The prediction has a mean pLDDT of 80. This is a predicted structure of a 73-nucleotide RNA (transfer RNA) from a Bacilli bacterium. The sequence was found in a public genome assembly. Taxonomically the source falls in Bacilli (Bacteria, Bacillati, Bacillota).
[in-house]
């Protein structure tokens, strides 16, 4: 240089062929519990890489440009 894949809470994953308020699980705070502390319980906060387009909606599709990884030369 050229093709491919991917890129969603702190981590690790979904989200079906474009359709509700984008969910779990560990983890974090804060309550309860307890003589304390963990465990369990209950609650909460936390996100679609970035910027356009196409649609009555966009994680999802099209384009750019970052960043992962692997192919070719």
């Nucleotide at each position: 240089a050229g093709c491919u894949u991917a890129g969603u809470a702190g981590u690790u994953c979904a989200a079906c062929u474009g359709g509700c308020u984008a969910g779990a699980a560990c983890g974090c705070u804060c309550g309860a519990c307890u003589c304390a502390u963990a465990u369990c319980c209950g609650a909460g906060a936390a996100a679609u890489a970035c910027a356009g387009g196409u649609u009555c909606g966009a994680g999802u599709c099209c384009u750019g440009u970052c960043u992962u990884a692997g192919c070719u030369a």